[in-house]
RNA sequence: GCCAUUGUAGCUCAGGGGCAGAGCAUUCCCUUGGUAAGGGAAAGGUCAUGGGUUCAAAUCCCAUCAAUGGCU
Numbered sequence: 001g002c003c004a005u006u007g008u009a010g011c012u013c014a015g016g017g018g019c020a021g022a023g024c025a026u027u028c029c030c031u032u033g034g035u036a037a038g039g040g041a042a043a044g045g046u047c048a049u050g051g052g053u054u055c056a057a058a059u060c061c062c063a064u065c066a067a068u069g070g071c072u
Base pairs, nucleotide, nucleotide: 001071002070003069004068005067006066007065010024011023012022013021018055026042027041028040029039030038048064049063050062051061052060
């Protein structure tokens, strides 16, 4: 230098056109003599950035940035 993959909650990841989710973690409640485990609830997201397509974009297209891998 070229190519590919990935980028979504604090962490690990789903979701690939129509309300953004799960597990763990955090907070509160229940349960216990107390803790752990268990159960219930809540909070937490400019979906990497910018543009385009579309009635509608996390999702499709382009560019940029970052990470990982491959080739030279």

The RNA shown here (transfer RNA) has 72 nucleotides and comes from a Chloroflexota bacterium. Its Rfam family is "tRNA". The RNAcentral record of the sequence draws on ENA.